The prediction has a mean pLDDT of 81. This is a predicted structure of a 1512-nucleotide RNA (small-subunit ribosomal RNA) from an uncultured bacterium. Rfam family: Bacterial small subunit ribosomal RNA. RNAcentral holds the sequence, with entries from ENA, Greengenes and SILVA.
RNA sequence: AGAGUUUGAUCCUGGCUCAGAACGAACGCUGGCGGCGUGGCUAAGACAUGCAAGUCGAACGGACUGUUCAAUUUAUUGAACAGUUAGUGGCGAAAGGGUUAGUAACGGAUAGGUAACGUACCCUGUGCUUUGGGAUAGCGUCAGGUUGCUUCGGGCAACUUUCCGAAAGGGGCGGUAAUACCAGAUAAUAUCAUUUGUCGAUAGGCGGAUGAUCAAAGAUUUAUCGGCAUAGGAGCGGCCUGUUUCCUAUCAGCUUGUUGGUGAGGUAACGGCUCACCAAGGCAGCGACGGGUAGCGGGACUGAGAGGUUGACCCGCAACAUCGGGACUGAGACACUGCCCGGACCUCCACGGAGGGCUGCAGUAACGGAUAUUGUGCAAUGGGCGAAAGCCUGACACAGCGACGCCGCGUGUAGGAGGAAGUCCUUCGGGAUGUAAACUACUGUCAGGGGGAAGAAAGUGCGCUUCGGCGCAUUGAUCUAACCCAGAGGAAGUCACGGCUAACUUCGUGCCAGCAGCCGCGGUAAGACGAAGGUGGCAAGCGUUGUUCGGUAUUACUGGGCUUAAAGCGUGUGUAGGCGGAAAAGUAAGCGUUGCGUGAAAGCCCCCGGCUUAACCGGGGAACUGCGUAACGAACUGCUUUUCUUGAGGCAAGUAGGGGUGCAUGGAACUCUUGGUGGAGCGGUGGAAUGCGUAGAUAUCAAGAGGAACGCCAGUGGAGAAAUCGGUGCACUGGGCUUGUCCUGACGCUGAGACACGAAAGCGUGGGGAGCGAACGGGAUUAGAUACCCCGGUAGUCCACGCCGUAAACGAUGCCUACUAGGUUGUGAAAGUUCUGACACUGGCACAGCCGAAGCAAAAGUGCUAAGUAGGCCGCCUGGGGAGUACGGUCGCAAGGCUAAAACUCAAAGGAAUUGACGGGGGCUCACACAAGCGGUGGAGCAUGUGGAUUAAUUCGAAGCAACGCGUAGAACCUUACCUGGGUUUGACAUGCUUGGAUGCUUGCUGGGAAACCGGUUAGGAUGCCCUUCGGGGUGAAACUUGCACAGGUGCUGCAUGGCUGUCGUCAGCUCGUGUCGUGAGAUGUCGGGUUAAGUCCUUUAACGAGCGAAACCCUUACCGUUAGUUGCCAGCGGGUCAUGCCGGGGACUCUAGCGGGACUGCCGGUGUUAAACCGGAGGAAGGUGGGGAUGACGUCAAGUCCUCAUGGCCCUUAUGCCCAGGGCCUCACACGUGCUACAAUGGCACGUACAGAGGGAAGCGAGGCCGCGAGGCGGAGCAAAUCCCAAAAAGCGUGCCCCAGUUCGGAUUGGAGGCUGCAACUCGCCUCCAUGAAGUUGGAAUCGCUAGUAAUCGCGGAUCAGCUAUGACGCGGUGAAUAUGUUCCUGAGCCUUGUACACACCGCCCGUCAAGUCACGGGAGUUGGGAGUACCCGAAGUCGCUUGCUAACCGUAAGGAGGCGGGUGCCGAAGGUAAGCCCGGUGACUGGGACUAAGUCGUAACAAGGUAGCC
Repeated sequence: AGAGUUUGAUCCUGGCUCAGAACGAACGCUGGCGGCGUGGCUAAGACAUGCAAGUCGAACGGACUGUUCAAUUUAUUGAACAGUUAGUGGCGAAAGGGUUAGUAACGGAUAGGUAACGUACCCUGUGCUUUGGGAUAGCGUCAGGUUGCUUCGGGCAACUUUCCGAAAGGGGCGGUAAUACCAGAUAAUAUCAUUUGUCGAUAGGCGGAUGAUCAAAGAUUUAUCGGCAUAGGAGCGGCCUGUUUCCUAUCAGCUUGUUGGUGAGGUAACGGCUCACCAAGGCAGCGACGGGUAGCGGGACUGAGAGGUUGACCCGCAACAUCGGGACUGAGACACUGCCCGGACCUCCACGGAGGGCUGCAGUAACGGAUAUUGUGCAAUGGGCGAAAGCCUGACACAGCGACGCCGCGUGUAGGAGGAAGUCCUUCGGGAUGUAAACUACUGUCAGGGGGAAGAAAGUGCGCUUCGGCGCAUUGAUCUAACCCAGAGGAAGUCACGGCUAACUUCGUGCCAGCAGCCGCGGUAAGACGAAGGUGGCAAGCGUUGUUCGGUAUUACUGGGCUUAAAGCGUGUGUAGGCGGAAAAGUAAGCGUUGCGUGAAAGCCCCCGGCUUAACCGGGGAACUGCGUAACGAACUGCUUUUCUUGAGGCAAGUAGGGGUGCAUGGAACUCUUGGUGGAGCGGUGGAAUGCGUAGAUAUCAAGAGGAACGCCAGUGGAGAAAUCGGUGCACUGGGCUUGUCCUGACGCUGAGACACGAAAGCGUGGGGAGCGAACGGGAUUAGAUACCCCGGUAGUCCACGCCGUAAACGAUGCCUACUAGGUUGUGAAAGUUCUGACACUGGCACAGCCGAAGCAAAAGUGCUAAGUAGGCCGCCUGGGGAGUACGGUCGCAAGGCUAAAACUCAAAGGAAUUGACGGGGGCUCACACAAGCGGUGGAGCAUGUGGAUUAAUUCGAAGCAACGCGUAGAACCUUACCUGGGUUUGACAUGCUUGGAUGCUUGCUGGGAAACCGGUUAGGAUGCCCUUCGGGGUGAAACUUGCACAGGUGCUGCAUGGCUGUCGUCAGCUCGUGUCGUGAGAUGUCGGGUUAAGUCCUUUAACGAGCGAAACCCUUACCGUUAGUUGCCAGCGGGUCAUGCCGGGGACUCUAGCGGGACUGCCGGUGUUAAACCGGAGGAAGGUGGGGAUGACGUCAAGUCCUCAUGGCCCUUAUGCCCAGGGCCUCACACGUGCUACAAUGGCACGUACAGAGGGAAGCGAGGCCGCGAGGCGGAGCAAAUCCCAAAAAGCGUGCCCCAGUUCGGAUUGGAGGCUGCAACUCGCCUCCAUGAAGUUGGAAUCGCUAGUAAUCGCGGAUCAGCUAUGACGCGGUGAAUAUGUUCCUGAGCCUUGUACACACCGCCCGUCAAGUCACGGGAGUUGGGAGUACCCGAAGUCGCUUGCUAACCGUAAGGAGGCGGGUGCCGAAGGUAAGCCCGGUGACUGGGACUAAGUCGUAACAAGGUAGCC
């Protein structure tokens, strides 16, 4: 510090997500040690049990125990001492400890005030400490019995009852003490009253005088401790004030003790704190009142900071103690472990009544994702009491449990192989794990076993003392250092590895199982799932989840925006508020400097120090950005005062204008009415129809009526705040502009609320109604057509008055001011130049446009009319959807408007621009694309391929063009892949190893069998290579055989692939380098103007060049030359034949096949830009690419092919391999494609007769001859071919017949007879002959080919091949046309441009209803719960007031009084009840819309002119 994610790509906007840090955490896996911390966040829900506040005998009287002494009746009694202690009394119990429910408040924080207050214990000062009295607890009594033990003393224990009661507890009688209680005395610098001096701010402070009132307690060890009054201090409190302290306006008005005053009461004290009376105030947009939520702060986490979030542990403050209320006591409480009352709950109970309160420490169940021991000790620190010893202390100190957190240590160290084993990968060679291990040599932390009492200890007691101290004794719950022993021994996991993000392979799985923070992985080759190996990160932990901050400038103070991305109110007037021109003086609120006070401690930061280090802890400093206060300053802002004129306004003189309102008026058009003319249609449309018309329409003329709108002028023009404003005249009226040495003197700008205006539609009342025209009716269109088109037509449109208050109310651009290049146009008035006027020119003003510099902007664009540079004020925005919706409020007659959410859901939605693609967008151009022609297909029969059907099998593939006479250039067997049956298993084929040994191979005979194959038999033949003495030896290489590796597969995947091919398309395109432009994708080049078949060439030009294509080069054909003449040729010469280049010969010609030439817009004319080029012409065999072929750019179609071949992966392995026989691929109701033959006379048949080219031939072509009607047969000359053969070319030409018919057309089908090939012709071949003689008379919709040697037509050839299904395909030549010189349309293509919501690219995208499922929400008759109040009823405890009862102390000669107690009662008063409302939830038949969900239904609304432009 950034990164991922919207797109084909880009820039921007914008959300979502990630990497960081933190935690009182939880969960998963794992877990060695220690230190320091920390641990019920949920149910302020309920609690068993134990403990958490006592202490003092030096306040008091008793009781009991022990010791000693005395007395004695020997039972005991008394005294003293020591000890224990229930009770009275004192102090404490208001602290400490816990929790955060409530509380939005003077609760907290901070700074002040108290002249409005209190204070036990502590400290200091002064003074005092006197005389009496009556009670009361404790205690005794209201009391006996039984049993057991016995020291036999009546002691102890138990049980039972006791005066009442079960208990808790209570009662009667008797008597007693005090530092308990009461009274008296005395008393002040105390308090009060009167008076007075001084200071001050009010009821005050400091003083003076006089009068009145108020006190006490003693104890003991004789030295102290107490007690009382008062003054002061310290510390701690009470109260008051300024500032500050969450969300909500869908809470806008709240308040009656309310605000103030007077008086009284009350309090420690001020105060409506309370009461009586009086007044009517007080608070609120700077947010009152209401609702929700919440303890607050120091601090903590995070962050660069500003901020944001938070308030566990520690510290301060507050509040609470089962819920609610209340007071008592006391210095202090309205009191956590006190009291009273009410409620809920729990416990005991003899049913009559009692008792209780863990939000103290442990602990329990419950809740929950989740949080510990019913531990030890008062040794230390602190607290209470005490004179002290001491006692108490779940405060505290420690220990235990939990990796919950932070910190530290360890799990060894060194050496050790080109590197063991295992495992994983592999291209099989190797590589990785990996110096890792083993092994060798060491070390000794931690844990373990011993050991230890230094330290945490200060004190306390006793003794001594020179009062300084010294000596002795003693106090540790818990923790533990040093030191010794042993020995590598006891100690590593977890997460990740597609990108972000460090780290990769194999196997398994096959949109399954699963993963996932976002993007996204998984549908048979997954680096993303699961496992393994490896690697990376961190490490006694590692991951996950949750939460907070950060990143996020994504709420923007620092530090954002608003033309089009979300966002300027439709427009103005104006209140509060905010901001505000020039000069001077003053002031000091803001502001600045300095000092002082405060900002607790802890924490953060810095320095130093202590634990071996660190965490942790100690000391010091800094900081605490704040608040208060004092002094100084006066530039700026504010305030006060005085001036000024430039902002603003006024005045005067002019001026333009559809500015507004009202009244009047005009012509054109339209419709209607009346009359005339006229006579059949009119009208309307893409075409029609509905409609009107012989009852006279349309058309036309005349007259009349009516309503609405105002042509031309008219403009990019004018006016207005906007909405809006257009014939003409008049009246009234608003604003603007220009000019002026006139006046006022900042009077200004903006503007939350508020108010006014506000298109169209709509609403109310009353008019009006010509035309147009929602709804509605009819006619068309259509699959439908509730539309578009047509014929009608009601509201409405118009007027008056009143509502509504919204629009894409737009410049999608708030208003005001200043500044910042130019050019040009329009409108308006004025000035100057000219003698005057028109006109013109010049420089300024105001308004309205266009182009454009700088700048700005994501870009498009904007640019003195800013979207530039600045200032002021207002409004608005914060991802898309849900939704401008629901609820609430408010306005409206209604329709509806304004304000305005959430649940849920998605990872995008969006802006601008780019490249493509597409358009029922445009322009230009091309193509047998259309048109013009010729001939076909589609109808018939047959052939062939396909679909479908059938079948045991009808093997498989190909599927719009670009599958369908295609793979197949030859399916009877074979082919063959399919089916049935039979057989076989190292195999039909390859390689290696291995067993055997001459088994093997071959000829013959023979069994089974359909064959393959499996056997049998004896007889014969041949024997590899090396050596050889030819006797043989060696070897086992060839062959065979046994077994093992392996072979084999036309099995799957063409969507894993290579190669090859088709197609767009022989279309003219596709790119690159450098440069330039653009933030960028990209653009330019390649565009524009010409031209071409062509991105062909020229020209222009921020482009200049280049490459792949086009062209050319290549082959062939057309002409010529030359060379060469055999097998070809034969003109001339010679020979020969019936005849023939047959022969000698020849190279002239044809021809053959080598090499050359030729054509290049080269020449001429014209057009054109001077060009490229085009048009015409000449010459030429050929003319503008001469014809044809080969040649196919970047790419597209996941196009085709795993069945040509090759190949990854998967699958089969006595079978999906291999062999064989037979069958099938040839089926046949039907459908389609491609062809052949025809339908005839431009023909058919018969006879005669002529002319090719290109090929093929040895298991071949096969002549002449003979036989057969023929297919063919016999036979064999010649020929490995310019020599021989196939081989007859056919159409053509000539002659004859047929005479328009199902024929002398046509030949299907069928019967018979033959021929050929082949092992074989049934399924299932071809050919011949005889006979038979079907459909068919030119073919619907539709559709195909072809532009010249082409179409059409005619025959010929070979390939494959034994033969053939060939009418196919590939070639060859013969005869040989017509039409088009055009681009409107159909199809396809190219370039430019335009629109786009498409990019899987229009076979695209996408909308709404309905149907299904899921989810959340709204309404809803109701129903149910909670909250805050209001009114009334009832009214506990209790304070206060009243009160006829009772009453020890005091007063009082006695009545009585004071005081106290009791009962009753009044006000208030908790809980409760009743009533009507308000607010917030839950639930609810039914209902409404919404969101989401691979393949549902209906249409096709939007995106292109989206097929009716779209939208508001």